[in-house]
C1' cells in the first nucleotide's frame, strides 16, 4: 500500500411534479408522489443564494438547514 474479515436488523425522511391553502414575493403548510439522503433530525450562529421596501450610495426586513461551514440531539455496529 492492497485484499479479506465486513454482513447487518428494525425503521426513518422525502426531490421534481400534480392538487389545494397561505404569502406582494422568495417560499411555506396539507394530500399524492419518489430524485435521492447515515443525520435529507433540529438550530438562521457565520457565509452563499433568493425575495420585498428604499435608493445616488448605504441600509432595513424576510426566505432558505436537500448550498457550504458551525452548534446540538439521535439509530445500528465484528470493534
Nucleotide at each position: 500500500u492492497c485484499c479479506g474479515u465486513u454482513c447487518a436488523c428494525g425503521a426513518g425522511c422525502a426531490a421534481a411534479c400534480c392538487u389545494u391553502g397561505a404569502g406582494u414575493a422568495a417560499u411555506c403548510g396539507a394530500g399524492g408522489g419518489a430524485c435521492g439522503c447515515a443525520a435529507a433530525g433540529c438550530c438562521a450562529c457565520g457565509g452563499a443564494u433568493c425575495c420585498u421596501u428604499c435608493a445616488g450610495g448605504u441600509a432595513a426586513g424576510g426566505a432558505c438547514c436537500g448550498c457550504c461551514g458551525g452548534g446540538u440531539u439521535g439509530c445500528c455496529g465484528a470493534a
c-di-GMP-I riboswitch aptamer from Trichlorobacter ammonificans, 79 nucleotides, folded computationally. The sequence is in RNAcentral, with records from ENA. Taxonomically the source falls in Trichlorobacter (Bacteria, Pseudomonadati, Thermodesulfobacteriota, Geobacteraceae).